Predicted 3D model of a 552-nucleotide part of an RNA (small-subunit ribosomal RNA, 5' domain) from an uncultured bacterium.

Context: one part of a larger RNA
RNA sequence: GACGACCUUUGGCGGCGUGCUUAACACAUGCAAGUCGAACGAAAAGAGGGAAAGAGCUUGCUCUUUCCGGAAUUGAGUGGCAAACGGGUGAGUAACACGUAAACAACCUGCCUUCAGGAUGGGGACAACAGACGGAAACGACUGCUAAUACCGAAUAAGUUCCAAGAGCCGCAUGGCCCAUGGAAAAAAAGGUGGCCUCUACCUGUAAGCUAUCGCCUGAAGAGGGGUUUGCGUCUGAUUAGCUGGUUGGAGGGGUAACGGCCCACCAAGGCGACGAUCAGUAGCCGGUCUGAGAGGAUGAACGGCCACACUGGAACUGAGACACGGUCCAGACUCCUACGGGAGGCAGCAGUGGGGAAUCUUCCGCAAUGGGCGAAAGCCUGACGGAGCAACGCCGCGUGAGUGAUGACGGCCUUCGGGUUGUAAAACUCUGUGAUCCGGGACGAAAAGGCAGAGUGCGAAGAACAAACUGCAUUGACGGUACCGGAAAAGCAAGCCACGGCUAACUACGUGCCAGCAGCCGCGGUAAUACGUAGGUGGCAAGCGUUGUCC
Numbered sequence: 001g002a003c004g005a006c007c008u009u010u011g012g013c014g015g016c017g018u019g020c021u022u023a024a025c026a027c028a029u030g031c032a033a034g035u036c037g038a039a040c041g042a043a044a045a046g047a048g049g050g051a052a053a054g055a056g057c058u059u060g061c062u063c064u065u066u067c068c069g070g071a072a073u074u075g076a077g078u079g080g081c082a083a084a085c086g087g088g089u090g091a092g093u094a095a096c097a098c099g100u101a102a103a104c105a106a107c108c109u110g111c112c113u114u115c116a117g118g119a120u121g122g123g124g125a126c127a128a129c130a131g132a133c134g135g136a137a138a139c140g141a142c143u144g145c146u147a148a149u150a151c152c153g154a155a156u157a158a159g160u161u162c163c164a165a166g167a168g169c170c171g172c173a174u175g176g177c178c179c180a181u182g183g184a185a186a187a188a189a190a191g192g193u194g195g196c197c198u199c200u201a202c203c204u205g206u207a208a209g210c211u212a213u214c215g216c217c218u219g220a221a222g223a224g225g226g227g228u229u230u231g232c233g234u235c236u237g238a239u240u241a242g243c244u245g246g247u248u249g250g251a252g253g254g255g256u257a258a259c260g261g262c263c264c265a266c267c268a269a270g271g272c273g274a275c276g277a278u279c280a281g282u283a284g285c286c287g288g289u290c291u292g293a294g295a296g297g298a299u300g301a302a303c304g305g306c307c308a309c310a311c312u313g314g315a316a317c318u319g320a321g322a323c324a325c326g327g328u329c330c331a332g333a334c335u336c337c338u339a340c341g342g343g344a345g346g347c348a349g350c351a352g353u354g355g356g357g358a359a360u361c362u363u364c365c366g367c368a369a370u371g372g373g374c375g376a377a378a379g380c381c382u383g384a385c386g387g388a389g390c391a392a393c394g395c396c397g398c399g400u401g402a403g404u405g406a407u408g409a410c411g412g413c414c415u416u417c418g419g420g421u422u423g424u425a426a427a428a429c430u431c432u433g434u435g436a437u438c439c440g441g442g443a444c445g446a447a448a449a450g451g452c453a454g455a456g457u458g459c460g461a462a463g464a465a466c467a468a469a470c471u472g473c474a475u476u477g478a479c480g481g482u483a484c485c486g487g488a489a490a491a492g493c494a495a496g497c498c499a500c501g502g503c504u505a506a507c508u509a510c511g512u513g514c515c516a517g518c519a520g521c522c523g524c525g526g527u528a529a530u531a532c533g534u535a536g537g538u539g540g541c542a543a544g545c546g547u548u549g550u551c552c
Stems, first nucleotide, its partner, number of pairs: 001551003005548001007546001009544001012398006018391002020356001025354003029351003034081003039078002043074002049068009088309003098233007107226003112222007120154001122152002129144003133140002160185005166179001168177003191214006200207003235281003242272003247269004252264003284306004288299004311332005334345004362388001364387003370384001371382004401431004411422004435493001437488005445479001451473004457467002496541005501522003507536005517524002
């Protein structure tokens, strides 16, 4: 000098940050991942409308009941996408984990962008639901019915993959690119929504027609993301010197998106090591941070990148992506429920509780902004995030008044008793009004998306609809009646802590008498202690100050 700090004592305000470093200990409760009805069937309830019957009568209105029809809506179910992101923690890991520089002629890639080619014609189910049943529950199972952008065959194949033989170009070793021929294999949702009658069909208008848009299948490329490999760098110990059997290599096969002992059978006997293998200990790595003139040393909280983990251990499934924090299965420990047969759970998400500890916060508000998921959109969800709360934990800023004021008042302390000092300090007078208090006004953050209206453009048969861009209008704020602004009253409400022997700025008196005590080092105290305790004074810092701990 620094700190995620602790402790003692003191404490006015604001801004911006930071806040379990210990038990990766155990967790009550609530919330943290949903969304789409413009994929689908069924159900509930049912606006406006129409029809019939009845009642009241004001004789054409009101009410009630039934039926048709179906706008908008809703909790389950099938289906799609998301849930692999975002958020947390640092246990493990000394390793291609990380950093940096390269390589992939050995690879994958949902959503997004661009381009090319398609989307023909069929089938059978399973939920929901209904009935009946088992179980305390969790839940399970039987019979029957049903839809789809769910599932399964078939057709087609521009291109793709594989096989056969061939031509051209090229390179970085294995080889790569490209062209044409023949053969084989594998696709899809006739989907959704809006609009229209130009074409086709019936010919009113609607549709299996046309059209716009969102989706679907195949292929090529891009962007972004990931996977793998390599050079170099990356703590301590030799009181750890030898280690290794899928071990090292080969050719073959399997497996993978892909190379590879990654795995397997066979063959060979190799591979690493004093340039420190192996073993043991410790540790997430980096950008950075602290210190230092630098070189270096220490460190890796917050913020950003990467990695690893999700009660402990193991495993796969689904999927473009996981071997998956709020998914599944198995085993274990623990906790809970139980009708004793059997079940349920996982805060290292946000709050919060117990425990541990010197020590670390609210069971708050909001999706208004930014970002994310789903959706055509409205919108819904979002403890990400934006905010507020608590804590002097840190940094920064402000205030606790300013000016004048000498018979240098009183008081205190010292004194050589003359005086000195506190000290312009106070009082007094004249002012000011930051902060706190009260009164009034009152934001920026909001611009869009979407909605409505509008002239034009594209598509189209179309002045429809849709799409993209443009113009105008209205709407949307948790924070928050906050910041800020104006005003009112009043010096009124706001200063402490440590030190004073030397190092080291700052001295006297009294008390004590090697006692009580101080102390970072030297050391001080045994009767005149500037070193202990108190008082006055002084010095330093200041809403803090000082001690302790750690690093330089």

Model confidence (mean pLDDT): 82 of 100. The full RNA is in RNAcentral, with records from ENA and SILVA.